Annotation
Two RNAs folded together computationally: RNase P RNA and transfer RNA, 429 nucleotides in total. Its mean pLDDT, the model's own confidence on a scale to 100, is 79. It holds a member of the Rfam family "Bacterial RNase P class A". Rfam links the family to the GO terms dimeric ribonuclease P complex, ribonuclease P activity and tRNA processing.

[in-house]
RNA sequence: AGAGUCGGCUGGGCAAUCGCUGUUUAGUAUUUUUGAUGCUAUUCGGAGGAAAGUCCGGGCUCCGCAGGGUAGAGUGCCAGGUAACGCCUGGGGGGCGCGAGCCUACGGAAAGUGCAGCAGAAAAUAUACCGCCAGGUCGCAAGGCUCGGUAAGGGUGAAAUGGUGCGGUAAGAGCGCACCGCGCGAAUGGUAACAUUUCGUGGCAAUGUAAACCCCACUUGGAGCAAGACCAAAUAGGAAUCCGAUGCGUGGCCCGCGCAGGGUUCGGGUAGGUCGCUAUAGGUGCAAAGCGAUUUGCAUCACAGAUGAAUGAUUGUCCUCGACAGAACCCGGCUUACAGGCCGGCUCUCACU
RNA sequence: GGGCCGUUAGCUCAGUCGGUAGAGCAGCUGGCUUUUAACCAGUUUGUCGUGCGUUCGAUUCGCACACGGCCCACCA
Numbered sequence: 001a002g003a004g005u006c007g008g009c010u011g012g013g014c015a016a017u018c019g020c021u022g023u024u025u026a027g028u029a030u031u032u033u034u035g036a037u038g039c040u041a042u043u044c045g046g047a048g049g050a051a052a053g054u055c056c057g058g059g060c061u062c063c064g065c066a067g068g069g070u071a072g073a074g075u076g077c078c079a080g081g082u083a084a085c086g087c088c089u090g091g092g093g094g095g096c097g098c099g100a101g102c103c104u105a106c107g108g109a110a111a112g113u114g115c116a117g118c119a120g121a122a123a124a125u126a127u128a129c130c131g132c133c134a135g136g137u138c139g140c141a142a143g144g145c146u147c148g149g150u151a152a153g154g155g156u157g158a159a160a161u162g163g164u165g166c167g168g169u170a171a172g173a174g175c176g177c178a179c180c181g182c183g184c185g186a187a188u189g190g191u192a193a194c195a196u197u198u199c200g201u202g203g204c205a206a207u208g209u210a211a212a213c214c215c216c217a218c219u220u221g222g223a224g225c226a227a228g229a230c231c232a233a234a235u236a237g238g239a240a241u242c243c244g245a246u247g248c249g250u251g252g253c254c255c256g257c258g259c260a261g262g263g264u265u266c267g268g269g270u271a272g273g274u275c276g277c278u279a280u281a282g283g284u285g286c287a288a289a290g291c292g293a294u295u296u297g298c299a300u301c302a303c304a305g306a307u308g309a310a311u312g313a314u315u316g317u318c319c320u321c322g323a324c325a326g327a328a329c330c331c332g333g334c335u336u337a338c339a340g341g342c343c344g345g346c347u348c349u350c351a352c353u
Numbered sequence: 354g355g356g357c358c359g360u361u362a363g364c365u366c367a368g369u370c371g372g373u374a375g376a377g378c379a380g381c382u383g384g385c386u387u388u389u390a391a392c393c394a395g396u397u398u399g400u401c402g403u404g405c406g407u408u409c410g411a412u413u414c415g416c417a418c419a420c421g422g423c424c425c426a427c428c429a
Base pairs, nucleotide, nucleotide: 001349002348003347004346005345006344007343008342009341010340012318013317014316015315016314017313018312020046021045022044025041026040027039028038029037030036031035048324052335053334055333056332057331058330059329060224061223062222063221067255068254069253070252072220073219074218075217076216077091078090079089080088081087092106093104094103095102096101107215108214112213113212114209115208116207129154130153131150132149133148135146136145137144138143162180163179164178165177166176167175181204182202183201184200185199186198187196188195189194228275229274230273231272238266239265240264241263242262243261246260247259248258249257268428269427270426282301283300284299285298286297287296288295289294319322354425355424356423357422358421359420360419363378364377365376366375372409380396381395382394383393384392402418403417404416405415406414
């Protein structure tokens, strides 16, 4: 210099004017007068890294309790982190890359069942189409027929029952042997997954599929802030239908527990206010423990809270001319979208010193 | 804001515990008819919403995304 890989930060700036919304303080009006509401002024604040998808997990709230069994659902190498997780960190196995590094639904196929179309002789208790070989038989011969042996060779397929070599044989074959591979057991190392220039043993057995049923281990009650609590207002406390060893109490069944009427449909009324609502598994900095995720301690900060729903408009100016996109109970993740800019670690190649 | 479904031919819908997808209507061609309709016969239809994965093989199984639709307040 070029190529690549991993991680982090940022997401137009400044100023003026006019608005919108919450809040502090003051004034003022009304009222049921230590209060509430409206208006005016004033002070301070006002979207994101994904606020998104709603895919996981938790807080919170209600279902009397969240009880037992079963079904269903989910997760799936090991260890750790966490409020919890299907997330994260570290490690192991496998795959890709020269490398930095990246990917990995990665338990069980000798518990059982199912499936493997077409092609092919044969597709799961293997099998004889071509080929090779022995016997019989016909033939002068080449060779034909018949009956057996054979998975070394050919061909089919995604997949054909270990590989190479030597021996062996009629021809062949783990049939025997050596090496490699594989299974099982032990030893050693490691918390474990697992590993091994270790030892012994088995000629080698059941190919694949569990994101097919299933088995094993672990987890799991349901619903969601339109949850739910309180105040106020209003009415036709209406009609039909279904159920009574029954029904309801939230979703499947059984049991347990509680209630005594309940469910569905049609019709009627109100669609106002307060709380929930934002201070938390919170941010920032420093120190300590740990490889790390993370945890602990100290200091410091207060950072949207609407409910027809605010964060906008205009002007000036600067630059590299600005992407994806807008909170609605709140957090931790994942996934997806994203113009550009900045910083750092590492790898490979080439050149020079 | 929250919850739940769907996407297969031009339209309305089947389908499958994985083996290459159908029905009706519509369209096209021919026949009948002077012609049209009706009728009869024949025929064309698909990236199975998109992408990635599992598998020998995916409309079907898993994941992600896109689009469309439905439901939800309180009182008695």